[in-house]
RNA sequence: ACCUGAUAAAGGCUCUCCCCGCGAAAGAGGGGGUCGCAAAACCACGGGCCUGCGGAUUCGAAGGAAUCUAUGGUAGCCGAGUUGCCGGG
Numbered sequence: 001a002c003c004u005g006a007u008a009a010a011g012g013c014u015c016u017c018c019c020c021g022c023g024a025a026a027g028a029g030g031g032g033g034u035c036g037c038a039a040a041a042c043c044a045c046g047g048g049c050c051u052g053c054g055g056a057u058u059c060g061a062a063g064g065a066a067u068c069u070a071u072g073g074u075a076g077c078c079g080a081g082u083u084g085c086c087g088g089g
Stems, first nucleotide, its partner, number of pairs: 002089004012037002017032004022027001035076001041082002045079003048074003054069006
């Protein structure tokens, strides 16, 4: 440097859920918590998925409803990229 993760060692992160406040929502942040994770570290480039403030169209007398749409989100959905501990080959 490359491939790899059986038994470890030192550690690390924290699903669901609860509370706070932020957000139109999805959801993110903080605290608790701990299903799990060898990258469950970072990253929105590609795909998937979620939401629909706003915009467009349709229905309706109107109130309103429906459909589409990401500029919003998801890295613990997958891939790509970057970085990292220890062990084995």
Background: Predicted 3D model of an 89-nucleotide RNA (c-di-GMP-I riboswitch aptamer) from a Clostridia bacterium. Lineage of the source: Bacteria > Bacillati > Bacillota > Clostridia.